């Protein structure tokens, strides 16, 4: 210096960490512009018959919040494992040849 083999650097795909949204389960969550029940008092009623609307309270939720969960989806990303391409170049590491 040449050859030839391997891996890397390059694309691709599948997998897994980590971070981000979405959905679902679970908890909270409405002075009034939510539903439901509606004490008490109010109003109709000749009437202790009947009913009306409905304020506190009380459940339910919804907008939102908040903890963790899921063989769930998307997306981002990783000098991460695999597998497949792809080899002009360039690094690494083995062998041969040739020169000295």
């Nucleotide at each position: 210096g040449c050859c030839c083999c391997a891996g890397g650097u390059c694309c691709g795909a599948g997998g897994g960490g980590c971070g981000c949204g979405c959905a679902c389960g679970c908890g909270c969550g409405a002075a009034c512009c939510g539903c439901g029940u509606c004490a008490g008092g109010a109003c109709c009623g000749u009437g202790a018959a009947g009913g009306u609307a409905g304020c506190a309270g009380c459940g339910c939720u919804a907008a939102g919040c908040g903890a963790u969960g899921u063989c769930g989806c998307g997306u981002g990303u990783c000098g991460c494992c695999u597998c497949g391409g792809g080899g002009u170049g360039c690094c690494u590491g083995g062998g041969g040849c040739a020169c000295u």
Predicted 3D model of a 100-nucleotide RNA (Bacterial small signal recognition particle RNA) from a Gemmatimonadales bacterium. NCBI's taxonomy places the organism under Bacteria, Pseudomonadati, Gemmatimonadota, Gemmatimonadia, Gemmatimonadales. It was read from a public genome assembly, where an Rfam model found it. The model forms 93% of the base pairs in the Rfam consensus. Model confidence (mean pLDDT): 79 of 100. It matches the Rfam family "Bacterial small signal recognition particle RNA". The family's RNA type in Rfam is non-coding RNA gene.